[in-house]
RNA sequence: AGGGGUGAAUGCAUGAUCGCUCCGGCAACCGCCGGGGAGGAAAGUCCGAACACCACAGGGCACGGUGGUUCGUAACACGAACCAUGGGCAACCAUGGGCCAGUGCCACAGAAAACACACCGCCGAUGGGAUGCGGUGCAUUCACAGGUAAGGUUGAAAUGGUGAGGUAAGAGCUCACCGCCUUGUCGGCGACGGCAAGGGCAGGGUAAACCCCACCGGGUGCAAGACCAAAUAGGGAGGCGUUCGAGGGCGGCCCGUCCAAGGCCUCCGGGUAGGUUGCACGAGAUGCCGGGCGACCGGCAUCCCAGCUACAUGAUCAUGGUCCGCCGCCGGGCGGAAACAGAAUUCGGCUUACAUUCACCCCUUUUU
Numbered sequence: 001a002g003g004g005g006u007g008a009a010u011g012c013a014u015g016a017u018c019g020c021u022c023c024g025g026c027a028a029c030c031g032c033c034g035g036g037g038a039g040g041a042a043a044g045u046c047c048g049a050a051c052a053c054c055a056c057a058g059g060g061c062a063c064g065g066u067g068g069u070u071c072g073u074a075a076c077a078c079g080a081a082c083c084a085u086g087g088g089c090a091a092c093c094a095u096g097g098g099c100c101a102g103u104g105c106c107a108c109a110g111a112a113a114a115c116a117c118a119c120c121g122c123c124g125a126u127g128g129g130a131u132g133c134g135g136u137g138c139a140u141u142c143a144c145a146g147g148u149a150a151g152g153u154u155g156a157a158a159u160g161g162u163g164a165g166g167u168a169a170g171a172g173c174u175c176a177c178c179g180c181c182u183u184g185u186c187g188g189c190g191a192c193g194g195c196a197a198g199g200g201c202a203g204g205g206u207a208a209a210c211c212c213c214a215c216c217g218g219g220u221g222c223a224a225g226a227c228c229a230a231a232u233a234g235g236g237a238g239g240c241g242u243u244c245g246a247g248g249g250c251g252g253c254c255c256g257u258c259c260a261a262g263g264c265c266u267c268c269g270g271g272u273a274g275g276u277u278g279c280a281c282g283a284g285a286u287g288c289c290g291g292g293c294g295a296c297c298g299g300c301a302u303c304c305c306a307g308c309u310a311c312a313u314g315a316u317c318a319u320g321g322u323c324c325g326c327c328g329c330c331g332g333g334c335g336g337a338a339a340c341a342g343a344a345u346u347c348g349g350c351u352u353a354c355a356u357u358c359a360c361c362c363c364u365u366u367u368u
Stems, first nucleotide, its partner, number of pairs: 001364010012320007020037007039340001043351002046349005051221004063217005068082005083096005097212002102210002104206003119152002121148003126145002128142006160178006179201001180199008225277004235268006242262001243260001247259004284303008322337006
């Protein structure tokens, strides 16, 4: 200098003017004064909780989730450290129970995608056919039965790898090394690792296929829930009151009489609109000290830091800082730029979006 890896920080500052909103105070109800007013992601609403209501004897099934180990945490699909495997020259990154309990599936291609199989090859020892020789045998030949899984061909994937021996040809058939499995031993809390001995060798993939194992899990969400509570229209109770005009009783009809709806008055209750609360002191923030490799934990001190409801948190100017461009080319001057985004019950995470800067580490090349 170039390329790469990991992590962290900041998210303009101060002041003035004019506005919006919340809280507190005030002889202040058209106001004045003082104080507070978005984020690292407030976002996606993907996990885990707090809180609230509903459901619930106990146990089991079903269903869903999680998945190396040990820690951390209120909890977690989170984090830390470590382990194994894979990728990378490296810094570093990615992944994570079990397909020898059972079942299913594996397009195309290919002989074959699994209680297997033989297309091209190789062989044809053994059995068989043919020919020759004096031959119940031998030799030659055929490639018929059969043997083989070395080599080729397909595929993402084909039943350990390399070499030697062996054989008719071959093959863990035998041997050496590597790999694998089992046992023992040592180290580690553990996942697991080291070493030694033994075994020719287990025998494809897929569990975000059913399933098996271990652990965890009731449901719904602040539009939860609690309280206060109009107007209008229903509901209930009591009182008053009547036939003009409903209906009913007095066995049918008429008269008569009694009850009595509609009516008026008073009271009660539920729900709605609306309001209050939940709702801002909390697994809190900052600083220092201590423990721990770390995530994190403990102690002390200080602080109070948005709370809207049609939804406030804005605009302008000045000075300064940062970055970019141009001029100057030491100082400096001029012009411009500042992303993603916007609380709504509250926390802990994850993921995604985004501007700039810094630190550490790795690789390559050059110079000293």

Predicted 3D model of a 368-nucleotide RNA (Bacterial RNase P class A) from Desulfobulbus sp. It is recorded under the gene name rnpB. Of the family's consensus pairs, 91% are formed in the model. Its mean pLDDT, the model's own confidence on a scale to 100, is 76. RNAcentral holds the sequence, with entries from ENA.